[in-house]
RNA sequence: GGGAUGGUAGAUCAGUCUGGAAGGUCGCCACCUUCGCAAGGCGGAGGCCGCGGGUUCAAAUCCCGCCCAGUCCA
Numbered sequence: 001g002g003g004a005u006g007g008u009a010g011a012u013c014a015g016u017c018u019g020g021a022a023g024g025u026c027g028c029c030a031c032c033u034u035c036g037c038a039a040g041g042c043g044g045a046g047g048c049c050g051c052g053g054g055u056u057c058a059a060a061u062c063c064c065g066c067c068c069a070g071u072c073c074a
Stems, first nucleotide, its partner, number of pairs: 001073003005069003010026004020057001028044002031041002050066005
C1' cells in the first nucleotide's frame, strides 16, 4: 500500500442481507420474599448505533469519505 471482517447500554452480543426508528444476557438501582445474606420474583434507569456527508417521507440498516481494532496478502 491492497483485500475481506468488525465498531450498537458499564460488559458481552443480536438486529443491517430485506429501510418504518433499537433488543437479549450479565452488571447497576428500587420493591417483594428472609431474622439477615444469597438465590428467586417484579419494575426501572442507562444508547443522538465509531465520525462526517449523501440518497429517501423515513437510515443502526443503502451510497461516499475518514478514524480505530484485530486479520490476510505484498
Molecule: transfer RNA
Organism: Thermoplasmata archaeon M8B2D